[in-house]
Context: one part of a larger RNA
RNA sequence: GAUAAACGCUGGCGGCAGGCCUAACACAUGCAAGUCGAGGGGCAACGGGAGUAGCAAUACUUGCCGGCGACCGGCGCACGGGUGAGUAAGGCGGAUGUAAUUAACCUUUUACAGGGGGAUAGCCCUGAGAAAUCAGGAUUAAUACCGCAUAAUUAUUAUUGGUGGCAUCACUGGUAAUUUAAAGGAGCAAUCCGGUAAAAGACAGGCAUUCGUAUCAUUAGCCAGUUGGAGAGGUAACGGCUCACCAAAGCGACGAUGAUUAGGGGAUCCGAGAGGACAGUCCCCCACACCGGAACUGAGACACGGUCCGGACUCCUACGGGAGGCAGCAGUGAGGAAUAUUGGUCAAUGGUCGGAAGACUGAACCAGCCAUGCCGCGUGCAGGAAGAGAGCCCUAAGGGUUUUAAACUGCUUUUAAGCGGGAGCAAUAACAGGUAUGCGUACCUGGAUGAGCGUACCGCAGGAAUAAGCAUCGGCUAACUCCGUGCCAGCAGCCGCGGUAAUACGGAGGAUGCGAGCGUUAUCC
Numbered sequence: 001g002a003u004a005a006a007c008g009c010u011g012g013c014g015g016c017a018g019g020c021c022u023a024a025c026a027c028a029u030g031c032a033a034g035u036c037g038a039g040g041g042g043c044a045a046c047g048g049g050a051g052u053a054g055c056a057a058u059a060c061u062u063g064c065c066g067g068c069g070a071c072c073g074g075c076g077c078a079c080g081g082g083u084g085a086g087u088a089a090g091g092c093g094g095a096u097g098u099a100a101u102u103a104a105c106c107u108u109u110u111a112c113a114g115g116g117g118g119a120u121a122g123c124c125c126u127g128a129g130a131a132a133u134c135a136g137g138a139u140u141a142a143u144a145c146c147g148c149a150u151a152a153u154u155a156u157u158a159u160u161g162g163u164g165g166c167a168u169c170a171c172u173g174g175u176a177a178u179u180u181a182a183a184g185g186a187g188c189a190a191u192c193c194g195g196u197a198a199a200a201g202a203c204a205g206g207c208a209u210u211c212g213u214a215u216c217a218u219u220a221g222c223c224a225g226u227u228g229g230a231g232a233g234g235u236a237a238c239g240g241c242u243c244a245c246c247a248a249a250g251c252g253a254c255g256a257u258g259a260u261u262a263g264g265g266g267a268u269c270c271g272a273g274a275g276g277a278c279a280g281u282c283c284c285c286c287a288c289a290c291c292g293g294a295a296c297u298g299a300g301a302c303a304c305g306g307u308c309c310g311g312a313c314u315c316c317u318a319c320g321g322g323a324g325g326c327a328g329c330a331g332u333g334a335g336g337a338a339u340a341u342u343g344g345u346c347a348a349u350g351g352u353c354g355g356a357a358g359a360c361u362g363a364a365c366c367a368g369c370c371a372u373g374c375c376g377c378g379u380g381c382a383g384g385a386a387g388a389g390a391g392c393c394c395u396a397a398g399g400g401u402u403u404u405a406a407a408c409u410g411c412u413u414u415u416a417a418g419c420g421g422g423a424g425c426a427a428u429a430a431c432a433g434g435u436a437u438g439c440g441u442a443c444c445u446g447g448a449u450g451a452g453c454g455u456a457c458c459g460c461a462g463g464a465a466u467a468a469g470c471a472u473c474g475g476c477u478a479a480c481u482c483c484g485u486g487c488c489a490g491c492a493g494c495c496g497c498g499g500u501a502a503u504a505c506g507g508a509g510g511a512u513g514c515g516a517g518c519g520u521u522a523u524c525c
Base pairs, nucleotide, nucleotide: 001524002523003522005521006520007519008518009517012377013376014375015374016373017372018370019369020335025333026332027331029330030329031328034075035074036073039072040071042068043067046066047065048064049062050061051060052059053058082288083287084286091213092212093211094210095209096208097207098206101205102204106201107200108199109198110197111196112195114148116146117145124137125136126135127134128133155178156177157176158175159174160173161172162171163170164169184193185192186191214260215259216258221251222250226248227247228246229245231243232242233241263285264284265283266282268277269276270275290311291310292309293308294307313324314323315322316321341367343366344365345364349363350361351360352359353358380411381410382409383408391401392400393399394398418460419459420458421457425452431446432445433444434443435442436441469514470513471512472511473510474495475494476493480509481508482507483506484505490497491496
C1' cells in the first nucleotide's frame, strides 16, 4: 500500500459498488419454463346468445359465440440462472489444421407439394388400489404415424473428361443403374403463415496438432488395449474408440510413474522495473447438479427444476406400496470471527412461444438491510482581550497554559426536518393515413403503456439551529507534565519499561495524528 474481511469504541447525509471465503451440510414454504385454439378431436370451469317451463324471480337444455381445464400435436425446456466438488490434463491460454466433420431456428437461391391407409389419447363404459397410479372394452381427429406416385446439383455403385494440391486426395462436368420427400391452416379474396428436397451463407459447435501451464526424487522405473500394423464394427467425423488376428513394441533424469495441492484465463494487488502474490464482483472457457452408473428423446443432452437402475438420507402409508432432491430467488436449521428481504414490476433491456394481441420470465430492472469499501458534503463563517472565571502547571503577593476558545455582536442556511412544485427513463406495438416498390417490404406522420415514484431535482419560510469521535504522546515515530502505584498492578510491534520523584503502568491536564471514522487482528506485496 492492498482486502469479498472480522473484532473494539464511535457514528450526520448522499452517490456508486460489494455482501456464506466455513458444511458441494441438511432443507419447511412460496415462486424460478412455458407457449400456440391461425395444427386437432373436443367442452371441465367463466362470460354471452338462443330455446323450454313459469306471471315473474328462477330452473333446465344447447359448443351456437367469446374463449378454454385436461388430452393429442408443434416449438421451447441443451438458453438464461447457480456452484467450484472433481480435474495437473478429453482442462485452460496463445497459434494453427479439418483434403476427417455436424448444424434446429435465421438469410439467399432453385424446384416441388399427386393420391391413399391403419391407428391412438381425450370423451364414454367397466374394474383394481389407502394413495401414487393402473388395467380392460367401445369409439374418434390432426401440421401425429405409415405405404404408393413423382424428383435432383442427394446418397451408393460403375464409367469417362477437366482443373488443382500437401501424401491419403480435393474441386468440377458427362453417362448409366439403384434408393430416398412433403401438410396443411387463416382469410370473401388478394395474400399471409407454414411443409419437402437441394445448394450457399451466418451463428454455434465437434475433433486434431504445436507451444505454455503448481509442489515433492526423502516418488525411478512405468505400461497388456499397453505401442504399432492390416481388417471389421461404430461415430456427424479421425482414431485401440471397440473387436478378432499379427508383431513386441511404447513412455522415462529434457523427470515417466506415483503422491500432494488446485477449476483455467482476461484481469486484480504490490513493485521504479524485473518480478511476486491472487483468481471475490464483471467477461470468456471448463466441470458439476443428493452419491455412483446408464441410455432415451432430440439439430443439440448422456439433460440442475427429464427417464431408468443401485446407494445413503427424509417424508406419506390402510404395511400391500409410494414420494423427494434450493451448488435457481427469497427463506430455515447447522457450521462459523463473519456475510442481507420468505419485497415490487415485466415500465425498460433481453429470452421462449405466438400471424398478432399477448402469455410466461426470482434473467433483468428496481426497492429493502449492512460505514463492507471508494468518492463527495456537512457538523458553521466573520469580528471579538477585562487576555474574565473555573481546571491544570510553576522557581507561587506573581506568572504560564487551555485561549479568539467561550460569552457577546453581525452573517449564512449546505444539510436535516416542514410545506409546495415536479422530470426523465417511452423507443414504439396493434391500428389508421401517406410515400416508394413488380411483389415481399421499407420509410414518414398519428397512435396505448412507468415497477421504481410524487423518487431525482427545483422552490419557499424559520432558525446555529439536526450532526465528533478514535488512537497515540521512551526511541523507531508527530506529540510532556503532575498525581497514584512501588519488579506489585500492569505495558509491549522490536529494543525494552515498573524494585519511592516512571515523559514507557493507571488517572488527570495538555499535545500530536487521522477524521464519520479510528484502532486492533488476519493475509499478500
Small-subunit ribosomal RNA, 5' domain from an uncultured bacterium, 525 nucleotides, folded computationally.
Rfam family: Bacterial small subunit ribosomal RNA. Rfam links the family to the GO terms structural constituent of ribosome and ribosome.
The RNAcentral record of the full RNA draws on ENA.
The coordinates come from a structure-prediction model, not an experiment, and the mean pLDDT is 83.